[in-house]
Molecule: transfer RNA
Organism: Bacteroidales bacterium
RNA sequence: GCCAUCGUAGCUUAGCUGGUUAAAGCGCUGGAUUGUGGUUCCAGAGAUCAAGGGUUCGAAUCUCUUCGAUGGUACCA
Numbered sequence: 001g002c003c004a005u006c007g008u009a010g011c012u013u014a015g016c017u018g019g020u021u022a023a024a025g026c027g028c029u030g031g032a033u034u035g036u037g038g039u040u041c042c043a044g045a046g047a048u049c050a051a052g053g054g055u056u057c058g059a060a061u062c063u064c065u066u067c068g069a070u071g072g073u074a075c076c077a
Base pairs, nucleotide, nucleotide: 001073002072003071004070005069006068007067010026011025012024013023019057028044029043030042031041032040050066051065052064053063054062
């Protein structure tokens, strides 16, 4: 360089055939419980869905470009 796969909350992931308000676990914050902490229970915050275009009534989902990650593979010295 080329090819393939991937990029969603702080972390790990789900998200169907494109359909209203993007979901869960862990973690975090507050509260209850406890002599304290842990455990357990309740509530809450936390996402420009990598970035920018395109298609569409409608895009995390389809498409193009760019960026990044991982794997495979070639060339030159």